[in-house]
RNA sequence: GACGAUAAUAGCAAACCUGCCGAAAGGCAGGGACGCAAAACUGCGGGCCUAAUUCCUCGCAAGGGAUACGGCAGCCGGGUUACCGAAC
Numbered sequence: 001g002a003c004g005a006u007a008a009u010a011g012c013a014a015a016c017c018u019g020c021c022g023a024a025a026g027g028c029a030g031g032g033a034c035g036c037a038a039a040a041c042u043g044c045g046g047g048c049c050u051a052a053u054u055c056c057u058c059g060c061a062a063g064g065g066a067u068a069c070g071g072c073a074g075c076c077g078g079g080u081u082a083c084c085g086a087a088c
Stems, first nucleotide, its partner, number of pairs: 003085002011036002016031006034074001040080003044077003047072003053066005
C1' cells in the first nucleotide's frame, strides 16, 4: 500500500414515531435499530426521486405532458480522509 477476522476499542443509524423546515422529493432534532469496515466527507460520472416552474385540456373542480436551478452519498462508480491488525 492493499486486505477484512466468530478479534479488540470505538463509531454510524434503516424502517417507524414525535416536533420543525420544504410545493414535493427530502432535510434537521429527539426517540428507535434494519443494517454498515468507511453507512466519514464530496453531486465529478452513471442512475433514481420530486416538480416549485412551464405548456395543454377545461365552465368550475380537476386532469395530462415536459422539465431542475431542487434532492438521494444507506443505488453504483470515482475523488479525499480515517480506527485496529488475524489470514491472504
Predicted 3D model of an 88-nucleotide RNA (c-di-GMP-I-GGC riboswitch aptamer) from a Syntrophomonadaceae bacterium. The coordinates come from a structure-prediction model, not an experiment, and the mean pLDDT is 88. It was read from a public genome assembly, where an Rfam model found it.